[in-house]
THF (Tetrahydrofolate) riboswitch aptamer from Lachnoclostridium phytofermentans, 96 nucleotides, folded computationally. The sequence is in RNAcentral, with records from MGnify. NCBI's taxonomy places the organism under Bacteria, Bacillati, Lachnospirales, Lachnospiraceae, Lachnoclostridium. The coordinates come from a structure-prediction model, not an experiment, and the mean pLDDT is 79. Rfam family: THF (Tetrahydrofolate) riboswitch aptamer. Its family is annotated with tetrahydrofolate metabolic process in the Gene Ontology. The model forms 82% of the base pairs in the Rfam consensus.
RNA sequence: GCAGAGUAGGAUUUUGUGCGUUAAGUGUCAGGCAGACGGGGAGUUGCUGCGUGAACGAAAAGUAUAACUUGCGGUACAAAAUUCGCAUCCCGCUGC
Numbered sequence: 001g002c003a004g005a006g007u008a009g010g011a012u013u014u015u016g017u018g019c020g021u022u023a024a025g026u027g028u029c030a031g032g033c034a035g036a037c038g039g040g041g042a043g044u045u046g047c048u049g050c051g052u053g054a055a056c057g058a059a060a061a062g063u064a065u066a067a068c069u070u071g072c073g074g075u076a077c078a079a080a081a082u083u084c085g086c087a088u089c090c091c092g093c094u095g096c
Base pairs, nucleotide, nucleotide: 001096002095003094004093009084010083011082012081013080014079015078016077017076018075019073020072021071028054029053030052032050033049034048035047039091040090041089042088060070061069062068063067
């Protein structure tokens, strides 16, 4: 000098267990706080999480009726599979 590896995490699908269906949640916008970001250091206008405010907004049906079943929800969590993957900067690691 050239080439390469590896993280946190994200996305999708499936399964299981829940929640809601008297509408919470999800999604959108504004703003606040916090956190994480290859082995080391730095780290955003990007990412994630938690509050606050605003607008919008839904699929129920049945019978065995303190409930259950079948559905529905850009629903929560967990597991598995597939896939993407250091914002960026400096140093390092492996091969030549």